[in-house]
RNA sequence: UUGACUCUGGAGAGCGGCUGCAUCGUCGGCCCACCGAAGGGGCGAGGUAAAGACAUGCUCUUUAUCCGAUCUCUCAGGUAACAGGACAGAGGGGC
Numbered sequence: 001u002u003g004a005c006u007c008u009g010g011a012g013a014g015c016g017g018c019u020g021c022a023u024c025g026u027c028g029g030c031c032c033a034c035c036g037a038a039g040g041g042g043c044g045a046g047g048u049a050a051a052g053a054c055a056u057g058c059u060c061u062u063u064a065u066c067c068g069a070u071c072u073c074u075c076a077g078g079u080a081a082c083a084g085g086a087c088a089g090a091g092g093g094g095c
Base pairs, nucleotide, nucleotide: 005091006090007089008088009087014032016031017030018029019028020027033079034078035077039075040073041072042071046067047066048064049063050062051061052060053059054057
C1' cells in the first nucleotide's frame, strides 16, 4: 500500500392495485408507477503495456479478450420498518 474482518455513518423511490392460500406471513401470482449507491451491461475523458518511426521527446503512429466513473442502462436488486447499501471514518492481529 492492497484485500479480508470488526465497529460507526450512509441516499433514493408506492406502507400501490387486484387476487390466491384458509398455512393470513416480513408469503405467492398478475398489473401499473417509480429509484440507483449490492452485483452486472454500455459509452468513455484518460491511463498502462508492446512494436515501429524519427525531430530522441514522458514526441508521434499502430496494436491490445489490458485498466477505466458516483456518467448511462435498469437485466438483477430495491420503493414503511427490519435487512441490504456504493462510499467514507476508525480499529486489533496476520500475510
The RNA shown here (Glycine riboswitch aptamer) has 95 nucleotides and comes from a marine sediment metagenome. Rfam family: Glycine riboswitch aptamer. Gene Ontology term of the family: glycine biosynthetic process. The sequence is in RNAcentral, with records from MGnify. Of the family's consensus pairs, 85% are formed in the model.